[in-house]
Context: one part of a larger RNA
RNA sequence: GUCUGGGAGUUAUUAUCUGUAGCAAGCUUAAAAUUUUUAAAAAUUGGAGGCGUAGUGAAAGCGAGCUUGAAAAGAGCGAUUUUAAGUUAUAGGUAAUAGACCCGAAUCGGAGUGAUCUAUCUAUGGUCAGGCUGAAAUUUAAGUAAUUUUAAAUGGAGGGCCGAACCGGUGAACCUUGAAAUGUUCUCGGAUGAACUGUGGAUAGGGGUGAAAGGCUAAUCAAACUCUGUGAUAGCUGGUUCUCUCCGAAAUAUAUUGAGGUAUAGCCUCUAGUGUUUAUAAUCAAAGGUAGAGCUCUGAAAAAAUUAGGGCUUUUUAUUAAGUACCGAAUUUUAUUAAACUUCGAAUAUUGAUUAAUAUAACUAGGGAGUCAGACAAUGGGGGUAAGCUUCAUACGUCGAGAGGGAAACAGCCCAGACUAUAGAAUAAGGUCCCAAAACUACUACUAAGUGUUUUAAAGGAGGUGAUUUUACGAAGACAAUAGGGAUGUUGGCUUAGAAGCAGCAAUCAUUUAAACAGUGCGUAAUAGCUGACCUAUAUAGUAAUUUUGCGCCGAAAAUGAUCGGGACUAAGUAGUAUACCGAAUUUAUAGAUUUUAAAAUAAUUAUUUUAAAAUGGUAGGAGAGUUUUCUAUUUUGGUGUGAAGUAUAAAGGAGACUGAAUAUGGACUAAAUAGAAGUGAGAAUCCAGAC
Repeated sequence: GUCUGGGAGUUAUUAUCUGUAGCAAGCUUAAAAUUUUUAAAAAUUGGAGGCGUAGUGAAAGCGAGCUUGAAAAGAGCGAUUUUAAGUUAUAGGUAAUAGACCCGAAUCGGAGUGAUCUAUCUAUGGUCAGGCUGAAAUUUAAGUAAUUUUAAAUGGAGGGCCGAACCGGUGAACCUUGAAAUGUUCUCGGAUGAACUGUGGAUAGGGGUGAAAGGCUAAUCAAACUCUGUGAUAGCUGGUUCUCUCCGAAAUAUAUUGAGGUAUAGCCUCUAGUGUUUAUAAUCAAAGGUAGAGCUCUGAAAAAAUUAGGGCUUUUUAUUAAGUACCGAAUUUUAUUAAACUUCGAAUAUUGAUUAAUAUAACUAGGGAGUCAGACAAUGGGGGUAAGCUUCAUACGUCGAGAGGGAAACAGCCCAGACUAUAGAAUAAGGUCCCAAAACUACUACUAAGUGUUUUAAAGGAGGUGAUUUUACGAAGACAAUAGGGAUGUUGGCUUAGAAGCAGCAAUCAUUUAAACAGUGCGUAAUAGCUGACCUAUAUAGUAAUUUUGCGCCGAAAAUGAUCGGGACUAAGUAGUAUACCGAAUUUAUAGAUUUUAAAAUAAUUAUUUUAAAAUGGUAGGAGAGUUUUCUAUUUUGGUGUGAAGUAUAAAGGAGACUGAAUAUGGACUAAAUAGAAGUGAGAAUCCAGAC
């Protein structure tokens, strides 16, 4: 991992609600006793007690009233209302108390068992190859007044040195489903000592022991192990087993030692009641200060005019006076601005009344819930700087709880809400060259960039190209090109070393002309030289600028190989117009099922049948109807060796859970109907056991 089997809302008591049954202003027995019976049990007796028939008060108590109170007041709870019912049993829903749907902690307490591992201590034993070093002390000799001292020999000290056994475990490699639940190999430390070790003994769990690491205390230690309280508790995680039918949420408010929990309300469902009260639309009537707008008020804020006041300068002995390219309240003019401004002011939304059509609306009471992490899109906001960000609001958005078609793929976007069947039909969004259903469809334009063909690029830049606006010049010859001219007074004046069109300053005249500047740029030390403006000729028909705009170009850089989904396309791109077609679980056609409502019929009446209309996606969850398994009772005096159950195949039936003829196997039990009782349904729980 697979298979087979096991595996989770139970039981008791009490309360409450609903259904059913008995009796009813009453209902009912408990313990116990008696009788019958093989027994289980049933019947009878038993009225103790309980609930109800009256309330009220804390109570004594009083009583259709009571309490409060001084009260004949008021108030609270009742009675009067005819619309007045309880009680006992039983089934089901739910709650409380119990382990209370099942599995799951780490914990805490109690009583015991452990020192054959290991820590320390204790008694008694054992072990340490070999080599090296050579302390004290002693002896002899020398030496001294005598010591100190020196030398040699002897000697054999040491938590001494090297190094086996022994003890340890430094570094590395290997091993790491190992040979081994701590090892192997090489290497390394100690090796006469605070050494190592055998055997016996001592210390025990908040205790021991510890040259101290929270170490060790039997592969277990920040409190051992075993049994036990114990099914500890778990607002937490996981799991929770057959079918179909009807309805169908929430992710909000308030509170909370509250924030992933819970309570009440909101939203769902079931039952009963009220009977249009509800929703939508129209009309009428209300209240309002948002969007917008505006500047009257309150603030903000730009410019100008005028001007009080101030600064500075000059003036005056002083008072003053004058000036000012300084600052400037208020006022006026022009132009603005605001969530906490308003002379104004909608649409929506809200409230009330009336009317209309449609709707399985609404409200009240009671039983049962779930929900309290929401997500994205749209619109309106606040804070932050961006977010597939965060946090509010709106709401008939969608997902959640929603399948189908489109968007290549896709929870939240677009279309559209799946009762079942059909190799029918029409459409939506979106599409129609091939992949791939349907137009290489028709017409008019644009694009040349593979722009684009289902997703975004900016400021800025450019004789890309189409349309368009307004001008100027032009057969009296334009624009461009080529050729020629481009002069004189004059090297103008000043300045300057020089200044001659061209360093600079001021001025910028006149003449000859077809035209020619006291000169547009390059250039020279200054001249010179080249060029332009301007004029003529040649040649010839458009030329130059500008407004708005369509489609393109550049700007344009990311990490594994590129992309329109791909192929590919010059339309199969873009803009506009037109027609046809494809396209969904939509709509529709045919057939069928179920639910609800309405009507009708029928002694099947809590039902059946017929007709019509509407409805039938669904998580949490509520309600309903069924199916299967095991056992019990009754009936059919069921079936069965002429072959039961089980197993394999399985016609046929049913909406489904399921039922099931027949055949084979099997070899002894067992089915159906009607009731009853449950150890009653598995694919999940890192579920349990077994097999492979």
Predicted 3D model of a 692-nucleotide part of an RNA (large-subunit ribosomal RNA, domain II) from Candidatus Pinguicoccus supinus. The organism belongs to Candidatus Pinguicoccus, within Bacteria. The RNAcentral record of the full RNA draws on ENA.